[in-house]
RNA sequence: GGGUCAAUGGUGUAGCGGUAUCAUUCCUCGUUUGGGUCGAGGAGGCCCCGGGUUCAAAUCCCGGUUGACCCC
Numbered sequence: 001g002g003g004u005c006a007a008u009g010g011u012g013u014a015g016c017g018g019u020a021u022c023a024u025u026c027c028u029c030g031u032u033u034g035g036g037u038c039g040a041g042g043a044g045g046c047c048c049c050g051g052g053u054u055c056a057a058a059u060c061c062c063g064g065u066u067g068a069c070c071c072c
Stems, first nucleotide, its partner, number of pairs: 001071007010024003018055001025043006048064005
């Protein structure tokens, strides 16, 4: 220098153009003599950044940043 892949709550993950899934974490309540386990409810993400297409973009297109890998 060229190419491929990845980036989504605190953490890890799913997501075929229509206001984002699950697990974990945290808080409250129940259960217990107390704790753990279990059960119920709740909090937490405008999806790495900028632009474009579209009625509508996490999703499609372009550019960039960071990381992993391959080639030279």